Predicted 3D model of a 103-nucleotide RNA (SAM riboswitch aptamer (S box leader)).
[in-house]
């Protein structure tokens, strides 16, 4: 990296170092010298797995000590397909991201 399941309209940042890039991709619109990214430290949300409690079971609940995950803006919108006078919007996929699983 490819397969498979669930889930993405909720929430949550300050300090260091650093020094121009960042929001995946395509097109947009943004964020950034009042300081992008990377990387540290402390902090937080959230609650996938793990745990505890109920229940045959599905499930529910509790808790934040553990293994992740995250902490601009809906996954920032978009991209193919349909539906709806027009602007747009409203459904579904495709891409991706997290997690757990299987080889």
């Nucleotide at each position: 990296g490819a397969c498979u399941c669930a889930u993405c309209c909720a929430g949550a940042g300050c300090a260091g170092c650093g020094g121009a890039g960042g929001g995946a991709c395509u097109g947009g619109c943004c964020c950034g010298a009042u300081g992008a990214a990377a990387c540290u430290g402390c902090g937080g949300c959230a609650a996938c797995c793990a745990u505890u409690g109920a229940g045959c079971a599905a499930u529910c609940a509790a808790a934040a000590a553990g293994g992740u995950g995250c902490c601009a803006a809906u996954u920032c919108c978009u991209u193919u397909a349909g539906g709806c006078g027009a602007a747009g919007c409203c459904u579904a996929g495709a891409a991706g991201a997290u997690g757990a699983g299987a080889g």